RNA sequence: CAAGUAGGCUAGACAGUCGCUGUAUUUUGGAUACAGAGGAAAGUCCGGGCUCCAUAGAGCAGGAUGCCGGUUAAUGACCGGAGGCCGUGAGGUCUGGAAAGUGCCACAGAAAAUAUACCGCCAGGGAAACCUGGCAAGGGUGAAAAGGUGCGGUAAGAGCGCACCGCGCUGACGGUAACGUUAGUGGCAGGGUAAACCCCAUUCGGAGCAAGACCAAGCAGAGGGCAAAAGCGUGGCUCGCGCUGUUCUCGGGUAGGUUGCUAGAGCGUGCAGGUAACUGGGCGCCAAGAUAAAUGACUGUCCUAGACAGAACCCGGCUUAUCGGUCUGCUUGCUUU
RNA sequence: GCUCCCAUCGUCUAGUGGUCCAGGACACCGGCCUCUCACGUCGGUAACAGGGGUUCGAACCCCCUUGGGAGCGCCA
Numbered sequence: 001c002a003a004g005u006a007g008g009c010u011a012g013a014c015a016g017u018c019g020c021u022g023u024a025u026u027u028u029g030g031a032u033a034c035a036g037a038g039g040a041a042a043g044u045c046c047g048g049g050c051u052c053c054a055u056a057g058a059g060c061a062g063g064a065u066g067c068c069g070g071u072u073a074a075u076g077a078c079c080g081g082a083g084g085c086c087g088u089g090a091g092g093u094c095u096g097g098a099a100a101g102u103g104c105c106a107c108a109g110a111a112a113a114u115a116u117a118c119c120g121c122c123a124g125g126g127a128a129a130c131c132u133g134g135c136a137a138g139g140g141u142g143a144a145a146a147g148g149u150g151c152g153g154u155a156a157g158a159g160c161g162c163a164c165c166g167c168g169c170u171g172a173c174g175g176u177a178a179c180g181u182u183a184g185u186g187g188c189a190g191g192g193u194a195a196a197c198c199c200c201a202u203u204c205g206g207a208g209c210a211a212g213a214c215c216a217a218g219c220a221g222a223g224g225g226c227a228a229a230a231g232c233g234u235g236g237c238u239c240g241c242g243c244u245g246u247u248c249u250c251g252g253g254u255a256g257g258u259u260g261c262u263a264g265a266g267c268g269u270g271c272a273g274g275u276a277a278c279u280g281g282g283c284g285c286c287a288a289g290a291u292a293a294a295u296g297a298c299u300g301u302c303c304u305a306g307a308c309a310g311a312a313c314c315c316g317g318c319u320u321a322u323c324g325g326u327c328u329g330c331u332u333g334c335u336u337u
Numbered sequence: 338g339c340u341c342c343c344a345u346c347g348u349c350u351a352g353u354g355g356u357c358c359a360g361g362a363c364a365c366c367g368g369c370c371u372c373u374c375a376c377g378u379c380g381g382u383a384a385c386a387g388g389g390g391u392u393c394g395a396a397c398c399c400c401c402u403u404g405g406g407a408g409c410g411c412c413a
Base pairs, nucleotide, nucleotide: 001333002332003331004330005329006328007327008326009325010324012302013301014300015299016298017297018296020036021035022034023033024032025031026030038308042319043318045317046316047315048314049313050208051207052206053205057239058238059237060236062204063203064202065201066200067081068080069079070078071077082095083094084093085092086091096199097198101197102196103193104192105191118139119138120135121134122133123132124131125130147165148164149163150162151161152160166188167186168185169184170183171182172181173180174179212259213258214257215256221250222249223248224247225246226245230244231243232242233241252412253411254410266285267284268283269282271280272279273278303306338409339408340407341406342405343404344403347363348362349361350360355393365381366380367379368378369377386402387401388400389399390398
């Protein structure tokens, strides 16, 4: 310098004028001061807080996750490691069980897993066609065919025998473990599919701020179910617990206010521990809270000409969208010294 | 805001891993029939919302995105 790989930051800047929302103060039909969207506010895919129902209980069913260890409030997230595959490499990606059971594997093919023989090879018989027997090494079919390579062996062959590799079992050593290394042993179990049923392990109660609590205004009730061996809370079922009337349908009234509501697993910056995720503690700071819903419009200057996009109870993740700019670690190749 | 559901020719739909380069009806186009149109008849065009994954194989199973739809306030 080029190509690549892994990750981080930023998300136009400044000034003026007029507006909008909130808070505080005040002389209150107003004035002044301060503050005012994001890295994803999004999708609502996970997890948790909070609220109500038992302080969330038991069993069945059902869902989710799935190598090992750790982190966390928790997770399907994150960190570290193991093994397989891809890459020259930095690095990326995948992950329980098919030697428990059941199902499925179209077409082709002898055969799709209790097995079996189309072409073929070999032996015997036969004049020949062909018949009988042996084999599964070779060909062929298919996405997939009962270990691979080599030597020996044989009529031809074959784990039939041997060496190495693979696989299973046992032991030793290293590691918390996944696993790895090694020694012995068995000629060798055995196709794929579990994002098919399933098995094993772990885990999950339900609903959601339109939850929940309070106040005000206004109206009109009717019908049905069940009622203590019942009904409802309670969601799929049963039990348990709590309450005593409760529930469904149609109709009626109201479309108001307060709270929940933003000081929080919060943010910033040092220190200590840890490989890391993360944890502990010190100091400093307070930074939207609307309810038809504010955060905008115009002008000027500059530059690299500004993308995706707008909070609605809150937080931790994941995923998706995103014009550009910029920084760092590392790898490979080439050149120069 | 929250909780759910759906997506296949222009329209309505069948499909439940292979028999599907996806079938049917209406519509559209062309031929035949008719003096002409309609009816009838024969043929044709035309779709799995997009992307990725599992699998030998995906409209179907799993994930993400896009688009559309439904329900949920309070009082008595």
Predicted 3D model of RNase P RNA and transfer RNA as a complex of 413 nucleotides. It holds a member of the Rfam family "Bacterial RNase P class A". Rfam classes the family as a ribozyme. Its mean pLDDT, the model's own confidence on a scale to 100, is 79.